[in-house]
RNA sequence: GUACCCGUAGCGCAAUUGGAUAGAGUUUCAGAUUCCGAUUCUGACGGUUGCAGGUUCGACUCCUGUCGGGUACA
Numbered sequence: 001g002u003a004c005c006c007g008u009a010g011c012g013c014a015a016u017u018g019g020a021u022a023g024a025g026u027u028u029c030a031g032a033u034u035c036c037g038a039u040u041c042u043g044a045c046g047g048u049u050g051c052a053g054g055u056u057c058g059a060c061u062c063c064u065g066u067c068g069g070g071u072a073c074a
Base pairs, nucleotide, nucleotide: 001073002072003071004070005069006068007067010026011025013023019057028044029043030042031041032040050066051065052064053063054062
């Protein structure tokens, strides 16, 4: 340099051929439980879906450009 894959919550991930308000786990915090902890249970916080634009009534999903990471080839 060329081709392909990946990028979604602090972390590792899901999201059904484009359709409802983008989710669960874990971390953190609060509460319940306990003599106090641990465990368990309940709840909360946390997201410009890497970024910018386009198509569409509607985009995490399709298209274009771009950034970062990975694989293969040269």
This is a predicted structure of a 74-nucleotide RNA (transfer RNA) from an uncultured Clostridia bacterium. Its Rfam family is "tRNA". It is annotated as a transfer RNA.